Guanidine-I riboswitch aptamer from a Bacillota bacterium, 107 nucleotides, folded computationally. Its mean pLDDT, the model's own confidence on a scale to 100, is 81. It matches the Rfam family "Guanidine-I riboswitch aptamer". From the family's description: This family represents a conserved RNA structure found upstream of the ykkC and yxkD genes in Bacillus subtilis and related genes in other bacteria. The function of this family is unclear although it has been suggested that it may function to switch on efflux pumps and detoxification systems in response to harmful environmental molecules. Of the family's consensus pairs, 96% are formed in the model. The sequence was found by an Rfam model in a public genome assembly.

């Protein structure tokens, strides 16, 4: 100056619609409507939580040293600001802090 790299899953949470049940309202009773119906189920956070893996560093065990491999133990896993943007797209029935996206563009 320029590259990488800043993991993954699993339960939840803020949120979120309306396919399904449910309710509610209407009927010509094989259904139509209403998510501006608490809800059941369901989706859900890079910058929200918990927990496991995973990377790394370091010590020890496998007795001549050294090197690998496994193994266990201690640790570390930071940070995440303005804009663009109350935006565009995109998915599932439909949404949405879900995915494009730690985008792009500066710090």
């Nucleotide at each position: 100056u320029g590259a990488a790299a800043g993991u993954g899953c699993a339960c939840c949470u803020a949120g979120g619609g309306u396919u399904c049940c449910g309710u509610c309202g209407c009927g010509a009773c094989c259904g139509c409507g209403a998510g501006u119906c608490u809800g059941g189920a369901c989706c859900a956070a890079g910058u929200g939580g918990u927990g496991c893996a995973g990377a790394c560093a370091c010590u020890g065990u496998c007795u001549u040293c050294a090197g690998a491999u496994a193994c266990a133990g201690u640790g570390u896993u930071a940070c995440a600001c303005c804009g663009u943007a109350g935006a565009a797209g995109g998915a599932u029935a439909a949404a949405a802090g879900c995915c494009u996206g730690g985008g792009c563009g500066g710090g």